[in-house]
RNA sequence: AGUGUAGCUCAAUUGGUAGAGUACGGGUCUCCAAAGCCCGGGGUUGAGGGUUCAAGUCCCUCCGCU
Repeated sequence: AGUGUAGCUCAAUUGGUAGAGUACGGGUCUCCAAAGCCCGGGGUUGAGGGUUCAAGUCCCUCCGCU
């Protein structure tokens, strides 16, 4: 100096309802399985404060990683 968001890989428009892919679970299909298709669960956004009507986003301190 950069970075930290779902199990993993990453998005989130110069503040306005937290998402995708993959993985996982169920269904469909198949003699069985895989693949494909459909549906679903899953998050104190590293921790604690501050500003604001509103913070993943801005400010401060601390922690981890590079």